[in-house]
This is a predicted structure of a 1397-nucleotide RNA (small-subunit ribosomal RNA) from an uncultured bacterium. The RNAcentral record of the sequence draws on ENA and SILVA.
RNA sequence: AAUUCGCCCUUAGAGUUUGAUCCUGGCUCAGGACGAACGCUGGCGGCGUGCCUAAUACAUGCAAGUAGAACGCUGAAGAGAGGAGCUUGCUCUUCUUGGAUGAGUUGCGAACGGGUGAGUAACGCGUAGGUAACCUGCCUUGUAGCGGGGGAUAACUAUUGGAAACGAUAGCUAAUACCGCAUAACAAUGGAUGACCCAUGUCAUUUAUUUGAAAGGGGCAAAUGCUCCACUACAAGAUGGACCUGCGUUGUAUUAGCUAGUAGGUGAGGUAACGGCUCACCUAGGCGACGAUGGGUAGCCGAGCUGAGAGGCUGAUCGGCCACACUGGAACUGAGACACGGUCCAGACUCCUACGGGAGGCAGCAGUGGGGAAUAUUGGGCAAUGGGCGCAAGCCUGACCCAGCAACGCCGCGUGAGGGAAGAAGGUUUUCGGAUUGUAAACCUCUGUCGCAGGGGACGAAGGAAGUGACGGUACCCUGUAAGAAAGCCCCGGCUAACUACGUGCCAGCAGCCGCGGUAAUACGUAGGGGGCGAGCGUUGUCCGGAAUUACUGGGCGUAAAGGGAGCGUAGGCGGUCGAUUAAGUUAGAUGUGAAACCCCCGGGCUUAACUUGGGGACUGCAUCUAAUACUGGUUGACUUAGAGUACAGGAGAGGGAAGCGGAAUUCCUAGUGUAGCGGUGAAAUGCGUAGAUAUUAGGAGGAACACCAGUGGCGAAGGCGGCUUUCUGGACUGACACUGACGCUGAGGCUCGAAAGCGUGGGGAGCAAACAGGAUUAGAUACCCUGGUAGUCCACGCUGUAAACGAUGAAUACUAGGUGUAGGGGGUAUCAACUCCCUCUGUGCCGCAGCAAACGCAAUAAGUAUUCCGCCUGGGGAGUACGGCCGCAAGGUUGAAACUCAAAGGAAUUGACGGGGGCCCGCACAAGCAGCGGAGCAUGUGGUUUAAUUCGACGCAACGCGAAGAACCUUACCAAGGCUUGACAUCUACUUAAAGUCAUGGAAACAUGAUGUCUCUUCGGAGGAAGUAAGACAGGUGGUGCAUGGUUGUCGUCAGCUCGUGUCGUGAGAUGUUGGGUUAGGUCCCGCAACGAGCGCAACCCCUGUUGCCAGUUACCAGCACGUAAAGGUGGGGACUCUGGUAAGACUGCCGGGGACAACUCGGAGGAAGGUGGGGACGACGUCAAAUCAUCAUGCCCCUUAUGUCUUGGGCUACACACGUGCUACAAUGGCUGUAACAAAGGGAAGCGACCCCGUAAGGGGAAGCGGAUCUCAGAAAAGCAGUCUCAGUUCGGAUUGUGGGCUGCAACCCGCCCACAUGAAGUUGGAGUUGCUAGUAAUCGCGGAUCAGCAUGCCGCGGUGAAUACGUUCCCGGGCCUUGCACACCCGCCCGUCA
Repeated sequence: AAUUCGCCCUUAGAGUUUGAUCCUGGCUCAGGACGAACGCUGGCGGCGUGCCUAAUACAUGCAAGUAGAACGCUGAAGAGAGGAGCUUGCUCUUCUUGGAUGAGUUGCGAACGGGUGAGUAACGCGUAGGUAACCUGCCUUGUAGCGGGGGAUAACUAUUGGAAACGAUAGCUAAUACCGCAUAACAAUGGAUGACCCAUGUCAUUUAUUUGAAAGGGGCAAAUGCUCCACUACAAGAUGGACCUGCGUUGUAUUAGCUAGUAGGUGAGGUAACGGCUCACCUAGGCGACGAUGGGUAGCCGAGCUGAGAGGCUGAUCGGCCACACUGGAACUGAGACACGGUCCAGACUCCUACGGGAGGCAGCAGUGGGGAAUAUUGGGCAAUGGGCGCAAGCCUGACCCAGCAACGCCGCGUGAGGGAAGAAGGUUUUCGGAUUGUAAACCUCUGUCGCAGGGGACGAAGGAAGUGACGGUACCCUGUAAGAAAGCCCCGGCUAACUACGUGCCAGCAGCCGCGGUAAUACGUAGGGGGCGAGCGUUGUCCGGAAUUACUGGGCGUAAAGGGAGCGUAGGCGGUCGAUUAAGUUAGAUGUGAAACCCCCGGGCUUAACUUGGGGACUGCAUCUAAUACUGGUUGACUUAGAGUACAGGAGAGGGAAGCGGAAUUCCUAGUGUAGCGGUGAAAUGCGUAGAUAUUAGGAGGAACACCAGUGGCGAAGGCGGCUUUCUGGACUGACACUGACGCUGAGGCUCGAAAGCGUGGGGAGCAAACAGGAUUAGAUACCCUGGUAGUCCACGCUGUAAACGAUGAAUACUAGGUGUAGGGGGUAUCAACUCCCUCUGUGCCGCAGCAAACGCAAUAAGUAUUCCGCCUGGGGAGUACGGCCGCAAGGUUGAAACUCAAAGGAAUUGACGGGGGCCCGCACAAGCAGCGGAGCAUGUGGUUUAAUUCGACGCAACGCGAAGAACCUUACCAAGGCUUGACAUCUACUUAAAGUCAUGGAAACAUGAUGUCUCUUCGGAGGAAGUAAGACAGGUGGUGCAUGGUUGUCGUCAGCUCGUGUCGUGAGAUGUUGGGUUAGGUCCCGCAACGAGCGCAACCCCUGUUGCCAGUUACCAGCACGUAAAGGUGGGGACUCUGGUAAGACUGCCGGGGACAACUCGGAGGAAGGUGGGGACGACGUCAAAUCAUCAUGCCCCUUAUGUCUUGGGCUACACACGUGCUACAAUGGCUGUAACAAAGGGAAGCGACCCCGUAAGGGGAAGCGGAUCUCAGAAAAGCAGUCUCAGUUCGGAUUGUGGGCUGCAACCCGCCCACAUGAAGUUGGAGUUGCUAGUAAUCGCGGAUCAGCAUGCCGCGGUGAAUACGUUCCCGGGCCUUGCACACCCGCCCGUCA
């Protein structure tokens, strides 16, 4: 220090459902681990680990032998002594020794060690016990022995069979091989006695019977001695085993019953031993919902991984146990096996064979084939540790120790260190300035881990000495050497650390989840840069974690998944008060055990670490003993009330069963009256009716249901129960407190009840009414509506067994603020009595506090606080489906999966939008009116078609007389043809010099060639502008993208709304304010209010117009004065008037009256030019529509660059079977035509307006005054008025179309302009469905002017003249605002179903 009640330590989340929120809930990720595999990469060392698949088949070698001190043979080398030959040191030979070698007999071992996990759900394993029910070779201790005999047999010899394996016959021989005998009890068995115990029993004493051995081997020795090793018997120990038992040990009930040696007994056999282990007989048992039996899966454990823990998963290496050894079976030997490298039998397979027969078993170590994603050397050594045999030496040992291979894992080290900014080059990027790579490199100075070379060189080896090392000349040490040989992998959208460029263009691809990619991709690919880890890094697979997502610790069930349809009740679980006893649970202590390794702590050894080692802790468990006795349990006694029940007395009730009775109504039948319809609907039709319906009167038949009372009233367990009477019967409530004395609660299985529909048998059948028929509706209508109508609905008996069987809320008990109804009782007060008031019990409602809840809500009738028991849930779909079982006559019910698929499905609440929801309000929205459009002709725009081109854009409202305020060329963007290429246009550089213009020629022109022409300033150096030439930087693009953008615009909409700060409420999104009562054109104002204030909008301020005053007065005006004319403000003059244009005033609900809340405001009135925003304009909140525009302009990116640029000529934008929009002109008499004495406003005018005169029928032409304008001019206004004519017709309406002739503009009117004259004289007689504008100086109608413009106006923008009708009103259509409600919608073409691809 680990440990420990305590102290201390330990516990992490994120993404994804939504427009947003909270919750439920799944999916996914971040962590750790691995006997791993795969991809890329790879320097060294140490320590470990390495067929998870085919318990598949195996070539070859090795893995179990040893003992001569048990035995008989064989008898080599060598030694000694002789002999022979001779080459005198060699050969041969004899004897004595010697004992190698070989097979055999015998002993011990071979049952260990080593491998594997097929089988096994089992006393197999783990743990704790038992054996008084057992065995145990070798080893240790003790006691006693080791006497005397016998017969064989292998080897060997001979003969012989067989291919071989292997034998056969005859003969010889030994032993520690084998067999009798003797000896002996303390051994075994039986009897007796005593002691003890735990039932069988054990021990001691005694008695009877039975039972054993190798005169072995070696050494010293020579006494028959000592000693060692063997051997025999017994007792004991140790070790190892055997058997039995308690507890624990996977999932399945879609396996519920299993079992005849089965369960037990008696006896016998068998075993080392108990036992149905086996057998004979007897009994009929035994096991099972606390899961038997069956089927699936699996060796078990110490431990390993993970986890805060509790748990979950796993069972490689190491250790313990078990099982197996080609497959199945069997025994033999032995102390031990039913035996991996033994035997026998059977089978499969392989091999040999002379076909007759034989041989084999790598799940030992290496190794091979095969399988597989995948797993190593046919290595060295017995030196160490250990084992077998042996007295020993020693032999054997693929156990083991080492080495080899593999990044397979863990650990350690290195690939250099310090300095070094010109911030090099290169790369990448860029806003072109730079930034970054980056002190990084180069370069300088060092070091030597590691590598290489050389030298030295171990420990491991012990017991007194010596000897003995596979590893290995290894580790380690020293010296030298050179930065020299040594970095990769993954990632960079969020989770999750790390960003840019290019390429690609819903393609290629990525992806763990969400998701990314459709031309500007931080998400694909590449590059640069960055982040992470590092000799590794990623991916895949598996396990735990996160996951409180199976919840013991630690979840839930009103609406998210989830309360059984209801009751009775069995087993089980739980259970009132007071004692006694016990000690099972519980608590404490002690003892034993919990192997070692592992884990934790403190140390030690390898340079460190991994690794290893010593000591300790722990191993949360089990067993035994002792103690405690509060609680629970067992036993026992008592209690009375508080649980439960009984008896008594009351009242209430659609509680249930049976029988009977009643009236109203429908329908039908009969008869009467009566006549043409009835009935039905949104409207109709089918249907009924002149054969007399409907209607009405009377009588009758029959069935079903019971108006009013009637009530969130009553009763019942639920389903459910409703006329009245009788009868049988269940339950609840109240009162009083007599009795029993815990008798209780819940309730798996079980049993019973259980709406409607349905089924069976038999009745019944009025009405209603599935199916069916007909009629309607409709695109269709197998529906909704109508006319009919059968099962059925009713009764009896039986079945079914389900419902949104709901309070979507299981039963029971206790506790926890109140208020107010209602039903049935009781009590008190009060009274003559009825009322009233108060208290209380039971039931049934509403509101509400605490509390709970995701919220909604619940709240004494809990969804609160607690306890007990039961049922049920674990993402959505597939599916309450399939299969199986059970039930049912059937229909079907009940129990109840999986494959596959998705990343959600869901609950509550919020904000919007939406509704053929509601309320309030507004708008030419409807209505009331007026005039139109839609029909005709023409103009114009669009679509379509056509074309070389018919350039492009705009497409509901909010595109379509729109961009275009004006396409003959130009414009012009399109087409054809012809040209140019630094360019038609801009800047820069260099050089040259005149150019431009004009003329001529060619050409369609652009253009080309030629001629002519020849700038300004100057200090004379040159400078400026201009033109040309050359080269490149660049120009240019009406090319693309309005879905990359700016700016501008449209629209909702001049609608009244849109927001913010602070506060408050809500977990939150959000709400409040902004809602409410009034009022307004208005979120305008007033009042109220958890809001108080503020901002953008509204209004006002601005402009025009309507009245007046003052000032000023020319070009306008002219009253008075004067002049003057044919006439005329023509002139002098005037400043009165009109007018012009400055400046003021005026209108504010200010005044009066009514209403209203003494308000805001509103109605009426007065005055006033004008009255309640006087009329009109400009002005357009937050935002919506990826609205429109890249062709006004600007602009990112992309694209073109002798062309998608630019110039020119011609053509096209003007086409034309058709369709649509917008207009003009009409269809006529309120009119046309002709004539004629009216009256405006607002504008324009110099390349202009042009008076006036002349010519022309006219368009117009020729002259020409005036005017840059209150002066001149365009310029006659027209409708109107007056007069005349036409007389209802395709016309004296209408003017299209066409012909001829002219005019004007313009280089030019052919495609393709406008106008005039004459002639021509089409459609059209007021327009279907439908649809547009307008509320007053408006609609309608009439003309005038302007912009654009050479010319061209029915369009557009303005101007004035004449000048109406109608509005009851807000039911309806459209649009909008506010409040509210529903919603499975969330905006895009809402959501969704089926089918097809």